[in-house]
Context: one part of a larger RNA
RNA sequence: CGUAAACACUUGAGGGUAGUCGUCCCUAGUACGAGAGGACCGGGAUGAACAUACCUCUGGUCUACCAGCUUUGGUACCAACUGAAGCGCUGGGUAGCUAUGUAUGGAAAGGAUAAGCGCUGAAAGCAUCUAAGCACGAAGCCUCACCCAAGAUUAAGUGUUGUUCGUAAGAACGCGGUCCGUAGAAGACUACUACGUUGAUAGGCUCUAAGUGUAAGGCCCGCAAGGGUUUCAGCUGAGGAGUACUAAUAAACCGU
Numbered sequence: 001c002g003u004a005a006a007c008a009c010u011u012g013a014g015g016g017u018a019g020u021c022g023u024c025c026c027u028a029g030u031a032c033g034a035g036a037g038g039a040c041c042g043g044g045a046u047g048a049a050c051a052u053a054c055c056u057c058u059g060g061u062c063u064a065c066c067a068g069c070u071u072u073g074g075u076a077c078c079a080a081c082u083g084a085a086g087c088g089c090u091g092g093g094u095a096g097c098u099a100u101g102u103a104u105g106g107a108a109a110g111g112a113u114a115a116g117c118g119c120u121g122a123a124a125g126c127a128u129c130u131a132a133g134c135a136c137g138a139a140g141c142c143u144c145a146c147c148c149a150a151g152a153u154u155a156a157g158u159g160u161u162g163u164u165c166g167u168a169a170g171a172a173c174g175c176g177g178u179c180c181g182u183a184g185a186a187g188a189c190u191a192c193u194a195c196g197u198u199g200a201u202a203g204g205c206u207c208u209a210a211g212u213g214u215a216a217g218g219c220c221c222g223c224a225a226g227g228g229u230u231u232c233a234g235c236u237g238a239g240g241a242g243u244a245c246u247a248a249u250a251a252a253c254c255g256u
Stems, first nucleotide, its partner, number of pairs: 001151001005161006014148004020048007032037001050105005058099004065092005070085006109143003116136001118134002162173004174256005180196005201247003204243005210236003217230005
């Protein structure tokens, strides 16, 4: 830009993904074979690699979470904090993101066939799978499974879409969208999704999960280093819930 409105839900022309392989058990030590050995067919179990999704578990990371430790500067000093030192170093670690973790998948089935195996059968009184006719036959082909999909320009389909005033023309409101704003497990931008006071969209606050591991200050004990108690405390990023305190105001524009 088109598909000559908007919104919602679909169809599927077409395209893509996948398609793998092993081991063990039963059938059965059966068929077969002198024996040694040892099946087809069918059924079951369990893996490898690969693929997809996810974070409950096991781990990793977690540079705005917690604690410990050192040197040095600062807050006059003690204590307590704080800057710098690779996040200063060390021990842990929520959400998120992750694999080595977890879950799932390859199947089954149908159709037409290849090589091949056949039935009937002449040309050619026989024979012959083939000439007429008919039946089988593969991890392969077409379906089936999953994903995308109407720019499929053949641009598809279905559903829904006003009220009032006015003789009419039309007007007002409504409806749909944009813009704007608050955001997001969405994201380069855009797009997408949620919400915008008839509101839980984000922040804040409260509670809670979870992490760290018993804060500071006070008191007691000890000459002191230090210990005990208040105190499973204090603090806390991204988790959950609640709560309009803050910000999503008011408008404008386009279509009908």